A computed fold for a 103-nucleotide RNA from a Gemmatimonadota bacterium, annotated as TPP riboswitch aptamer (THI element). Of the family's consensus pairs, 90% are formed in the model.
[in-house]
RNA sequence: CACGCAUGACCGGGGUGCCGGCGACACGUCCGUCGUCGGCUGAGAGAGUCCCGUUGAACCUGAUCCGGUUCGUACCGGCGUAGGGAGUCCGACGAUGAUCAUG
Numbered sequence: 001c002a003c004g005c006a007u008g009a010c011c012g013g014g015g016u017g018c019c020g021g022c023g024a025c026a027c028g029u030c031c032g033u034c035g036u037c038g039g040c041u042g043a044g045a046g047a048g049u050c051c052c053g054u055u056g057a058a059c060c061u062g063a064u065c066c067g068g069u070u071c072g073u074a075c076c077g078g079c080g081u082a083g084g085g086a087g088u089c090c091g092a093c094g095a096u097g098a099u100c101a102u103g
Base pairs, nucleotide, nucleotide: 001097002096003094004093008089009088010087011053012052013051014050017040018039019038020037021036022035023034024033025032059084060083061082065078066077067076068075
């Protein structure tokens, strides 16, 4: 000097479900819709820069999928070496490469 990279900055991407109670609407009844309160899993359930940005399982499609579990279509696993998916810069560090100097 080059290369790779943590962290960071700016910019960008993403998800928001299931169950129960109460109220309202609708309704012949069940079902349904909205609001609100609580519970479950999770990083996150319009919630916090919460997570993720090609080193890409953050997230989407497949999927009203398959197996298990459960009050639960939530949750766990498979699917998944599947197909998509949002970047620039500084750069500590490095058992990397090249060049120079000294011995």